[in-house]
Molecule: Lysine riboswitch aptamer
Organism: bovine gut metagenome
Formats: sequence, C1' cells, structure tokens
RNA sequence: UGAUAGAGGCGCGGAAAUCAUCAGUAGCACCCCCACGGCGGCGGAAACCGCCGGUGCGAAAGGGCUUUCCGCCGAAGGGUAUCCGCUUUUCCGGACGGAUAUGCCUGGGCCGACGGACAACAUCCGGCGGACUGUCGUCCCCUCGCGGGGCGGAGAGCUGUCAG
Repeated sequence: UGAUAGAGGCGCGGAAAUCAUCAGUAGCACCCCCACGGCGGCGGAAACCGCCGGUGCGAAAGGGCUUUCCGCCGAAGGGUAUCCGCUUUUCCGGACGGAUAUGCCUGGGCCGACGGACAACAUCCGGCGGACUGUCGUCCCCUCGCGGGGCGGAGAGCUGUCAG
C1' cells in the first nucleotide's frame, strides 16, 4: 500500500402485521340562514371556491408504540446542488416528499434547554451544553493484568489475518 475479516451497544437502517392517535376532524346527506359583512383555502399579487347554524353518518394518509423478519457497523443521519412531485387556478416564494450527485459536517448512544417539522407534550431533525462509552496517541501511577488516571484527536479511524 492492497485484499479480507471483525469490534463499539438502549448500536444503525428497511419491510410486514396488530394497536392507539390523527378525530367526532375532513367529507357526505337532510334542514336552516343569505350578511354585499366576517372568516378560511402555507405567504404575496390576481382570481375562484367554501364556510358562518342544527341533526345524522363518519374516514384516510403521513408520523408513533410493540412484535417478527431482513440488511448491516459511514451502519446511518444531516447540509449543499440539480431535477421531479405536492400544496384550489396562474406567477413568485416557502414548507413537505422523492431521485441523483457530493469523502461539506457527525466515532456512538443518552440527558438538557433552545430552534425547526408535525394534530401532537409522541417521534424526527439541527447546532450548543453535560456526563457516559468505544478507539488510537501521549504523559503519569501500579498489585506489571485485556489494570487505573490526566490531556488530546477523529471513522479518510481502530483491531486481526494474508500479500507486496
């Protein structure tokens, strides 16, 4: 240097099924009302549509817990760029979902406040802080052991085997 195989643990991601939530919401049916008013459909401009009360019926998707199975250890998650879709119609913008590219950031999980997505206090994402943990480097201790402690680095790392 190359190949190959591994390790970190509430470890990472995917699929399916049940369940709860979404929600007595959206929508549908019937009745009532008709106001040039107000409200709403992500934001702005222009339009268009619906609603303002009652009764009855009444979802779904995304997101989530659990279980089982599958693939794995830059597992994976973000950022950025381009394209596609979606959001009443057109334009501009934003959010959301997807595809591709990119060694730009992150070793890992947990807790906290803050910010964002979301119906949501669930869950996810972000940087910040905290202790913990794995790994290597370095310094010290030692009962010299795969031990203990301080400081520091980053997965483009670390360990084993093979080859040059």